Background:
Predicted 3D model of a 476-nucleotide part of an RNA (small-subunit ribosomal RNA, 3' major domain) from Fructobacillus fructosus.
Context: one part of a larger RNA
Order: sequence, then structure tokens, then C1' cells
RNA sequence: UGACGGGGACCCGCACAAGCGGUGGAGCAUGUGGUUUAAUUCGAAGCAACGCGAAGAACCUUACCAGGUCUUGACAUCCUUUGAAGGUACUAGAGAUAGUGCUGUCUUCUUCGGAAGCAAAGUGACAGGUGGUGCAUGGCCGUCGUCAGCUCGUGUCGUGAGAUGUUGGGUUAAGUCCCGCAACGAGCGCAACCCUUAUGUUUAGUUGCCAGCAUUCAGUUGGGCACUCUAGACAGACUGCCGGUGACAAACCGGAGGAAGGCGGGGACGACGUCAGGUCAUCAUGCCCCUUAUGACCUGGGCUACACACGUGCUACAAUGGCGUAUACAACGAGCAGCAAACCUGUGAAGGUAAGCGAAUCUCUUAAAGUACGUCUCAGUUCGGAUUGUAGUCUGCAACUCGACUACAUGAAGUCGGAAUCGCUAGUAAUCGCGGAUCAGCAUGCCGCGGUGAAUACGUUCCCGGGUCUUGUACA
Repeated sequence: UGACGGGGACCCGCACAAGCGGUGGAGCAUGUGGUUUAAUUCGAAGCAACGCGAAGAACCUUACCAGGUCUUGACAUCCUUUGAAGGUACUAGAGAUAGUGCUGUCUUCUUCGGAAGCAAAGUGACAGGUGGUGCAUGGCCGUCGUCAGCUCGUGUCGUGAGAUGUUGGGUUAAGUCCCGCAACGAGCGCAACCCUUAUGUUUAGUUGCCAGCAUUCAGUUGGGCACUCUAGACAGACUGCCGGUGACAAACCGGAGGAAGGCGGGGACGACGUCAGGUCAUCAUGCCCCUUAUGACCUGGGCUACACACGUGCUACAAUGGCGUAUACAACGAGCAGCAAACCUGUGAAGGUAAGCGAAUCUCUUAAAGUACGUCUCAGUUCGGAUUGUAGUCUGCAACUCGACUACAUGAAGUCGGAAUCGCUAGUAAUCGCGGAUCAGCAUGCCGCGGUGAAUACGUUCCCGGGUCUUGUACA
């Protein structure tokens, strides 16, 4: 100087407390361990691995296994030789491949020497490796933590390691600001500058809108750009104003005005560093290793196994509910190998036909919870939907291993969950539906969107984590 203490003082955080809803029990989905297997590819491991890499394993993907094959190679550059390349049919085969026909008989430039292009064959230089090492590395990322810290120059003090500044008194979300002070300044962080949301003005008025005037089944059409909305510019919030407290400070408390008030809400943004944290399987890369195989191609299988254990979720156990009929109101988005209206067929998944739309125009697109009426009457039920049978639909060469969906039938466990444990402080929790990426097909996951919309916080003694000062130390 640090680190540590079941030392002290002060402070903070959904850390506790106060509340609301869960997990842990059930069924299923998904990831992991274990076991099994020819293979069940590999990685991730307390927080910070486990719906994680994977924004989507039937083939492909695919890295694994079995079998069948290739050896200058599936891919790149160079050299030599040849001339086409390509298209198409058939045969053998699981295919990769192998063979036989048919067609094609090189193309462009040219100084006619050749050059360039493409392909095949040959030779070796080499290719190739998702093989090893993340404890050789770059890059990127997680974490402490959006915590308020981490340092430097000059000066001063100390023999020195170092100290001072950065401590102290106040204050703040903040090393934020003020005052004091052997310090005076400065840098990286904080804050602000960026995006979004909340209000207004203005510009613009189609594909958007409709107050008044006509018109219509319908903003449909004329007309209009007031309003809504869209998207550019600007304004607006700064403790600016008033009162109080304070040290005449910084600031805090209350108030006015205001759409918004003291950081208005949300996001992006992550200091010096820590964990030899993670990644050699995104990529790059040193070294080591393989080179008729640890490389490459193909078919089939596996990654989907199942006495079991754990994590994360979905659906429930019902009456604040289930079912039936009627009916109201969104936002974000996506669309041409696409989204698909209307109409017809089908109980339905869907099919047929087909308008419009590269979209403020058309479509996906009926939002659902809600509301009105009816029914069920506390039961393993008109709760719950697992499982299984049969018949189908769709995607796709192909749904057996191993897809999603539909109809009919079947109708399991489950009556609110032990010890323990998680999230959340406001448009939040809870609850309800909608969209998107990936994607031929496949979502209870993920990323977004809006609808309805709470309860509680006395307080900081205690648990956990963190910050500052101080003290002790057989620790560095």
C1' cells in the first nucleotide's frame, strides 16, 4: 500500500421488510446430468453452464456411427499435354459412381508467331483437417457493474516503500456540486451531446382524414386539408420564478404556472481493472499432429434412446370459471419462387378458382381478455386435457425410425403443492391476445407490439452484494 475480520462509523441496491404472483407436487414441452448405444457429434459448469452456441437435426444441415467408394483430391495457385465445354437418352448400382449411344467438333482477340477463356489428363510443389492446445494468441463476449470509482503532471512531505491531491464539513443518483485545506491543475469514467416516448407551433395533404355542403350500401364520389394521422423543422424544463430551511454556499422541502418538475419515462452508451472467466467449432492465427487419411464423396442410421436426477417453461386443478349465441375496441410488423380478398366445395385441417398488391392504396387481419343473453351448480364434473385407436389435410424426392395440423372416439395424473426458493416499486406485477426473425414444413422458445390493469414500501435491527472513512492482523 492492499486484502481480510462472526471490528467500528456512514451510505446504497426488490438486499431484507411490506405486498402481489409464481417455482418446488401433476401431465406435457425443452435443455442438462447419468445410463444405454455401432453412434447417441462437439462446446457451455456456482452467481456469470442447463428453452445456452442452435433465428428452427426427416434428407441436407452434420461435425458422430455402419457400410460402399476416391487419392494432386470436393476447393485454390503454378507447370506440361490435349481440345472442347455442354446438352440428352439408356444400362448396372442404395447412391457415390461406372459404362454405352445421340448431339456438339472449341469460343474471343490476333502483328497469324501467339495470347486469353473453359474443360480433361499427367507430374509434383501442394491442397484439405469442425484434429490438439482459449494455460501460446488476435478479435469478440460474459461478469463484478451503469458500481463511482481509476489515475497522471508539477509542487510539497518522507532515508524509502509511499503519502498528499482523492482526506475533512455539507450535498448529490454520481470523485455531483459548494466550502475548507500544501496543494494547484489535468485525463479516463459520471452527467450532457444520440435515439425513442409525452405537449404545442409550423411546413406538406396522398395511398391518410371528413367539420360543413352535395352524394353513396360504403369517405363511395365531388369537394375540402379544419380535425385525426403521417414526417421534416422548430419551440418547450433551466431549480428559470415565489416562500421556507441552510453557512450570505452547494443544495433540500413546499408552491405557482405548465402537456411534462427537479435525472419527466424508456433505450443506446460499460472507466482502470478482476475472474490464466468463455470461445482454436463464426472468423483469424503460433506451435504440435494426420496426409491412399484425423482429408473427400455417397446411402442408411444417429444427434429424437430411457430404471432415473436437476434446471427453465407451457397447460391445469375450476364458478372472478367452463360451454353456446350475439356484439365492441388495438399496436408493432411482414409480403412477388411472396401475402392472398371475394366466391364455391368440405363438420374441419384444407382444396378449387381467382381480384388486388413490390403496398399509409391490396393482403396477412375476425384481435383476445371485454360486454349482453342463456346454460352448467361444486362433482374428478359440461373442470382438466395426457395417452391411445381410426379416418384425413398440408409441406416436401421422401413424414417408418422422426413433422405439423384436422375430425370422431378414448378421457390419465391433477382438488393449489414439504423443506426450500424466484420475479416484481407503475402503465410496473398479474392477465389477454397480435406480429416478426429462423423457415419447404415444424415454436409452450426467442425478439417485439398493443389491450385490461393492481397491492405494498413503517423502516434499515437482521440475510446477501456493493461504496467511503477508520481500526486490528502470525496474510501478500
The organism belongs to Fructobacillus, within Bacteria. The RNAcentral record of the full RNA draws on ENA and SILVA.